Background
Two RNAs folded together computationally: RNase P RNA and transfer RNA, 475 nucleotides in total. Rfam match: Bacterial RNase P class A. It is annotated as a ribozyme.
[in-house]
RNA sequence: AGCUGGCCAAGCAGUCGCUGGUGGCGCGCGUCCUCGGAUGCGUGCCGCGAGAGGAAAGUCCGGGCUCCACAGGACGAAGUGCCAGGUAACGCCUGGGAAGCGUGAGCUUACGGAAAGUGCAACAGAGAGUAGACCGCCUAAGGCGCCGUGUGUUUACGCGCGCGGCGAACGGUAAGGGUGAAACGGUGCGGUAAGAGCGCACCGCGUGCGUGGCAACACGGUACGGCUAGGUAAACCCCACUUGGAGCAAGGCCAAAUAGGAAUCCAACGGUGUGGUCCGCACCGGAUUCGGGUAGGCCGCUCGAGGUCUUCGGCGACGAAGACCCUAGAUGAAUGACUGCUCUUGGGGGCGCCUCUGGCGCCACUCGAUGACAGAACCCGGCUUACCGGCCAGCUCAU
RNA sequence: GGGCCGUUAGCUCAAUUGGCAGAGCAAGGGACUCUUAAUCCCUAGGUUGGAGGUUCGAUUCCUCCACGGCUCACCA
Numbered sequence: 001a002g003c004u005g006g007c008c009a010a011g012c013a014g015u016c017g018c019u020g021g022u023g024g025c026g027c028g029c030g031u032c033c034u035c036g037g038a039u040g041c042g043u044g045c046c047g048c049g050a051g052a053g054g055a056a057a058g059u060c061c062g063g064g065c066u067c068c069a070c071a072g073g074a075c076g077a078a079g080u081g082c083c084a085g086g087u088a089a090c091g092c093c094u095g096g097g098a099a100g101c102g103u104g105a106g107c108u109u110a111c112g113g114a115a116a117g118u119g120c121a122a123c124a125g126a127g128a129g130u131a132g133a134c135c136g137c138c139u140a141a142g143g144c145g146c147c148g149u150g151u152g153u154u155u156a157c158g159c160g161c162g163c164g165g166c167g168a169a170c171g172g173u174a175a176g177g178g179u180g181a182a183a184c185g186g187u188g189c190g191g192u193a194a195g196a197g198c199g200c201a202c203c204g205c206g207u208g209c210g211u212g213g214c215a216a217c218a219c220g221g222u223a224c225g226g227c228u229a230g231g232u233a234a235a236c237c238c239c240a241c242u243u244g245g246a247g248c249a250a251g252g253c254c255a256a257a258u259a260g261g262a263a264u265c266c267a268a269c270g271g272u273g274u275g276g277u278c279c280g281c282a283c284c285g286g287a288u289u290c291g292g293g294u295a296g297g298c299c300g301c302u303c304g305a306g307g308u309c310u311u312c313g314g315c316g317a318c319g320a321a322g323a324c325c326c327u328a329g330a331u332g333a334a335u336g337a338c339u340g341c342u343c344u345u346g347g348g349g350g351c352g353c354c355u356c357u358g359g360c361g362c363c364a365c366u367c368g369a370u371g372a373c374a375g376a377a378c379c380c381g382g383c384u385u386a387c388c389g390g391c392c393a394g395c396u397c398a399u
Numbered sequence: 400g401g402g403c404c405g406u407u408a409g410c411u412c413a414a415u416u417g418g419c420a421g422a423g424c425a426a427g428g429g430a431c432u433c434u435u436a437a438u439c440c441c442u443a444g445g446u447u448g449g450a451g452g453u454u455c456g457a458u459u460c461c462u463c464c465a466c467g468g469c470u471c472a473c474c475a
Base pairs, nucleotide, nucleotide: 001396002395003394004393005392006391007390008389010342011341012340013339014338015337016336018051019050021048022047023046024045025044026043027042028041029040030039031038032037033036053373057384058383060382061381062380063379064378065247066246067245068244072279073278074277075276077243078242079241080240081239082096083095084094085093086092097111098109099108100107101106112238113237117236118235119232120231134177135176136173137172138171144167145166146165147164148163149162150161151160152159153158185203186202187201188200189199190198204227205225206224207223208222209221210219211218212217251299252298253297254296261290262289263288264287265286266285270284271283272282273281306325307324308323309322310321311320312319313318343371344369345368346367347366348365349363350362351361352360353359354358400474401473402469403468404467405466406465409424410423411422412421418455426442427441428440429439430438448464449463450462451461452460
């Protein structure tokens, strides 16, 4: 100068409050009887002990719990996606593999399939997918044009056939240039008219087998394939696995009040049960308007996949056993306010030093910030996001 | 508390197999007019709420945030 993991979240004391619990005393109301007690609820005073977080947040995943059927069947839809393990479960975690980044400690990854099918690729470019000839290169073979020459025919011009030379494309060529995000393996030698996996050597790639590994995968093992098989699946899709819906305002109980109405419309192989559709299951008329009423209390609620310590198993996530502990349950919603001292930090002052418009250090000095992000609401396990700073352990690089 | 939706020019809204971000009103300039309005012509104005990712390429697809809205007529 960094990397990884874990922990803390200003501290101490005093006074006064708030929330709920518990013990004692008193008061009020209710119930019971053997009439003096028992018991329940509410309330006042006194005492005791308790009272926000690592994220309580976002509500992004997973589960418990509750209701609908015990959560069923088919289609569809959604989600996840290297391998193995952990877990109640997960899109989380641990270990490993591969790829990428970093000198390194280490970090990151939606990381199945494009040799099933369909689609897409603007602009540029000749060509954008079993491709393509714009520039360039070539003229071997076949054809074409021009020139020369031989020969047949013709009075001659000319025409046919053969040979030689030159030329170019209508031909060949994917080495080179150029376009693009992307142009159908790379280097070298041979080969060729020029070229090209066309042939060969090496490298790369793919497939099968072998060896190691539970597996992903690895191998400077081996055989084969001249290369066929470019990109995109956070495009449709295919493969494998998972998922019923809703949420504590779920849901249940008690008490009080009001109404068991009116009108219109629809349906009866129909409707409701928040299911995406159909089947199935349960219950039965439904919708709109008018009119009327309630919106109180209790349970759910905090003892739970709970926490701490020790031992054992495991590389680890984690698991097992034993001992000990109880740690908020509010409902306009408590968990706070004040005082003193210390700590941190900002401004000022004083002193000292230096490389002197400035910088650094110190102080029984002074004024402030009141001191990061933030505030439980059914409960857990994760992820993500916000966050002044501080402490501990291990490790890396440079000097 | 739970649940759902939205964000594109100053305002109101468009934009589909992912391929140059547009329209109306408003603003500025010009023409017409004695002048203004209306009308006609021209012009400027964009971090598509922010950051990151997939892709050659993102308003569009994915993830995480920010802000706003629905509220007893989203849920008792």